[in-house]
The RNA shown here (transfer RNA) has 72 nucleotides and comes from a Nanobdellota archaeon. It matches the Rfam family "tRNA". It is annotated as a transfer RNA. Its mean pLDDT, the model's own confidence on a scale to 100, is 83. It was read from a public genome assembly.
RNA sequence: GCCUCUGUAGCUCAGCGGUAGAGCGUCUGCCUUGUAAGCAGAAGGUCGCGAGAUCAUCACUCGCCAGAGGCU
Repeated sequence: GCCUCUGUAGCUCAGCGGUAGAGCGUCUGCCUUGUAAGCAGAAGGUCGCGAGAUCAUCACUCGCCAGAGGCU
C1' cells in the first nucleotide's frame, strides 16, 4: 500500500428500508427475621464520525477514524 470483517445501553450481542431490542449488570419495590435466590418494575442509546441516495436508514452508497484477520 491492497483485500475482507467488525464498530448498536456499563459488558456480551441481536436487529427484512417503516417509532431501537435481548441476556447479564445497575436502581426501586415485593417476598424473607435478615441475606442470597425468585417475582414485578424503572433508568440507561446523538446506532464510531461526516456526506449522499430515499417520503423514510442502525440497515443501501462514498469518504474518514478505530479494532481484528489476510496479502505484498